[in-house]
């Protein structure tokens, strides 16, 4: 000098979940992980409280319920992609 690596973001795709409202999102407090090692937030995940909120419809049945198209700033996985500001380290 160059390069590889996370914790997540985007998007696509496939199974699901709600939609009789849960989740998502937003404010407070705590706490936890976090490129190979130590540290560490502005970034991420959580536990409590709070405030706010919604796109259902058709068809079948006596009725649970099931189908099938939708909707939710929905959950998981798999691909593409982007991707640690320090200090040491590791590869060329």
């Nucleotide at each position: 000098c160059a390069g590889a690596g996370u914790a997540g973001g985007a998007u696509c795709g496939a199974c699901g979940c709600g939609u009789u409202a849960a989740g998502u999102g937003c404010c407070g407090c705590g706490g936890g992980a976090u490129g190979g090692g130590a540290a560490g937030u502005u970034g991420c995940c959580u536990g409590c409280g709070g405030a706010c909120g919604a796109a259902g419809c058709a068809c079948a049945g006596g009725a649970a319920u099931g189908u099938g198209c939708g909707c939710g700033g929905u959950g998981u996985c798999g691909g593409u992609u982007c991707g640690c500001a320090u200090c040491c380290g590791c590869u060329g």
A computed fold for a 92-nucleotide RNA from a sheep gut metagenome, annotated as THF (Tetrahydrofolate) riboswitch aptamer. It matches the Rfam family "THF (Tetrahydrofolate) riboswitch aptamer". About the family: Tetrahydrofolate (THF) riboswitch was first reported for Ames et al. as an RNA motif in 5' untranslated (5'-UTR)regions of folate transport and biosynthesis genes in Firmicutes genomes.